A computed fold for a 247-nucleotide part of an RNA from Didymosphenia geminata, annotated as large-subunit ribosomal RNA, domain VI.
A source record names the gene rrl.
The prediction has a mean pLDDT of 83.
It matches the Rfam family "Bacterial large subunit ribosomal RNA". Gene Ontology terms of the family: structural constituent of ribosome and ribosome.
The organism belongs to Didymosphenia, within Eukaryota.
The RNAcentral record of the full RNA draws on ENA and SILVA.
Context: one part of a larger RNA
Formats: sequence, C1' cells, structure tokens
RNA sequence: UGUUGAAAAUUGAGAGGACUAGACCCUAGUACGAGAGGACUGGGAAAAGCGAAUCUCUGGUGAAACGAUUGUUAGACCAAUAGCACCGUCGUGUAGCUAAAUUCGUAAUAAAUAAUCGCUGAAAGCAUCUAAGCGAGAAAUUAACCUCAAAACUAGUUUUUAAAAAUAUGUAAAAGAUUAUUACAUAGAUAGGCUUAAAGUGUAAGAAUUGUAAAAUUUUUAGCUGAUAAGUACUAAAAUAAUUAUU
Repeated sequence: UGUUGAAAAUUGAGAGGACUAGACCCUAGUACGAGAGGACUGGGAAAAGCGAAUCUCUGGUGAAACGAUUGUUAGACCAAUAGCACCGUCGUGUAGCUAAAUUCGUAAUAAAUAAUCGCUGAAAGCAUCUAAGCGAGAAAUUAACCUCAAAACUAGUUUUUAAAAAUAUGUAAAAGAUUAUUACAUAGAUAGGCUUAAAGUGUAAGAAUUGUAAAAUUUUUAGCUGAUAAGUACUAAAAUAAUUAUU
C1' cells in the first nucleotide's frame, strides 16, 4: 500500500522449530551354556548434552546506597562536611541485568513404507514372498508436540459499533537508537514529590559520662538511603476561545 468504515476475536492453506543419549535397578543370575560366563524382550530411571523461560533461592555485577580509611586542599581554629587522587583505595549491597541458579521441554502414540522377513499361490501337476491377493517391518516420511500464519490476491469467518475511528499533543514504562508498542491525561495514581513500609548499610550529628590521651559508653537496632510496594492530587499531564488542529 492492498484486502474498501473502525475495533476486537478467530479458522488454518502454508512455513519454521524440536527430534540426542542413557549409567543403574527390576524382569533375572532367568533363557542359553559342561563350566566360565551371561542375554533378547518388557518396565522404571539418575547424571549428562541441547533448547526455552524466569530471577523465589545460590551467586556475580551493581560508577556514587551505606560505612571504613590514606595523602592533600578548602572549611578562621576544633569538629561536622566537601573537592581531587583509577569510583583514590577497601568492606558490604536494593532494583535491574545475569549464570554457575531455578523451572520446564527434548513423548506417548498412530499411518503408509525402505532394506529385509513372511502367508496363500499359479504361469511351470513340483517349487516359488508375486504374476492376482494378504501381512510384519526403521532415529528417515506423514501426522501428533511448540511457534508464526488471510499478502491463502479466490486477500476467509465471527462479534460489537453507526458518527465515529485513527492520528496529533502531554505525563510516562512491562517498551525503546529514532520510529513503533503499551499505560494514563483532572470523572486522573501516568511520572515526580511527600508519608508509611520493604530492603541496604551498620549504631549518625550534637550532648553527657569515663579516661592524661588515643578513644570508649549512653542517648541509639541509630542516622542515612538510586531504582521496590502501598497510600496521598502537593507539582506536571493546562486553561480559554472556537468549530478552523489533520484525515
């Protein structure tokens, strides 16, 4: 762009993906075999490989969340605090992302067959799986399983709606280079802020007490806090005018 309003739901022609391997146990120390040894078959099944999803758990990261600490500068001085030094270095670490983590899948079955093995059976009074006819038989094939799919141009079907629908603008994230998608736009929890929690860090500053002092103790499971949750219109998703924002 088409399918000839719009928005949803669906059918599935067709396409793609997947298809691994199996210790060990039971059948069974059975069949077989003088013994030594030792099955077919059928059932169960760990670990592994491969793949997908996810972040509850175990970990990693987490560039400024908290703390410790060195040098130096500022802070009139002390202290608090801040800048620079690879995030100065170090110890932890929320959300998110992630694998080594977790969960699931990698099948049960069926059909028609290949090689092969047969049944009946003539030509050819015998024989012969084949000439007529009828079976068994593989991780391959066709279905089954998962995903996409009406651009399947014979462009399908169903439902709702009838002046609306889509776009545009703004606040954003389960989305993201841009676009697109998705949520919301005051009849509102969309983002920020605030409150309360969670979670992280680890007991702030100030003051008092003890000690000559470095420091310790009490106030204090404190103080601070990026991403998390709930609540709350405080801020911003505007107002006015007009029908002339666009199709």